[in-house]
RNA sequence: UCCCGACAAUACCUAACCCGUCGCGAGGCGGGGGCGGAAAGCCACGGGUCUUCAAAAAAAAGAAGACAGCCGAGCUGCCGAA
Numbered sequence: 001u002c003c004c005g006a007c008a009a010u011a012c013c014u015a016a017c018c019c020g021u022c023g024c025g026a027g028g029c030g031g032g033g034g035c036g037g038a039a040a041g042c043c044a045c046g047g048g049u050c051u052u053c054a055a056a057a058a059a060a061a062g063a064a065g066a067c068a069g070c071c072g073a074g075c076u077g078c079c080g081a082a
Stems, first nucleotide, its partner, number of pairs: 004080002012037002017032006035069001041075002045072003048067006
C1' cells in the first nucleotide's frame, strides 16, 4: 500500500414517526427523533421499485420525473486487531 472488518478507539450518518415548508405526485428541504449503518459518503451509469402525462375496461409500450437505507458498477474516505 492492497485485501479485510475487532466485544478496539476517535468520530460520522440517521429509519419509522412528529412539526414546518416546497411539489399534481412519487418525494425533497429544515427542526426534533433514532430503527439501524464499515462507507447509510458522492454518483441516476445499468437493472429495479414508485409518481405523473392518463383516459377508453384492463394490460402492455412510450415520455418526463422520484428513490443512493433495493441490487450492481464507478470515485473518494477514518482506524489498524485477527
Model confidence (mean pLDDT): 86 of 100.
The RNA shown here (c-di-GMP-I riboswitch aptamer) has 82 nucleotides and comes from Desulfuromonadales bacterium GWC2_61_20.
The sequence was found by an Rfam model in a public genome assembly.
Its Rfam family is "c-di-GMP-I riboswitch aptamer". Its family is annotated with cyclic-di-GMP binding in the Gene Ontology.